[in-house]
Record summary
The RNA shown here (FMN riboswitch aptamer (RFN element)) has 131 nucleotides and comes from Gilliamella apicola. The coordinates come from a structure-prediction model, not an experiment, and the mean pLDDT is 78. NCBI's taxonomy places the organism under Bacteria, Pseudomonadati, Gammaproteobacteria, Orbales, Gilliamella. Of the family's consensus pairs, 100% are formed in the model.

RNA sequence: AUUCUCAGGGCGGGGCGUAAUUCCCCACCGGUGGUAUAGCCCACGAGCGCUUAAUAAAAUAGAUUUUAUUAAGGACAAGCAGAUUUGGUGAGAUUCCAAAGCCGACAGUUAAAGUCUGGAUGAAAGAGAGU
Numbered sequence: 001a002u003u004c005u006c007a008g009g010g011c012g013g014g015g016c017g018u019a020a021u022u023c024c025c026c027a028c029c030g031g032u033g034g035u036a037u038a039g040c041c042c043a044c045g046a047g048c049g050c051u052u053a054a055u056a057a058a059a060u061a062g063a064u065u066u067u068a069u070u071a072a073g074g075a076c077a078a079g080c081a082g083a084u085u086u087g088g089u090g091a092g093a094u095u096c097c098a099a100a101g102c103c104g105a106c107a108g109u110u111a112a113a114g115u116c117u118g119g120a121u122g123a124a125a126g127a128g129a130g131u
Stems, first nucleotide, its partner, number of pairs: 001131006012026004027115002029104002031044004039102002047080002050073010084100005106118003
């Protein structure tokens, strides 16, 4: 350099209700690289969104603007977008041990979702194998 393979887990019980795996009480889960072993230290990834182009519709006298769909984009720069303390051991740990906390994309739904359904038989940080 190139080809191939792999690459995300979790609602069980109870309550209220016409209706909730979405609310309330208890429960359960934790991608990738770095570093003393990390969801909450640093960085990365998917999603929304953003930028560009095309098409359609609407508005305008017009330039043009807005909305929708599709495609492409990793200089997609920004934003949504996150969360930890105390004590102990140790040369060294916000990573181990003990305890108590906290966090979780977008769209959908008879009722508000980290856990259900969907984009996704997708994409991808990266890991491995072959040439």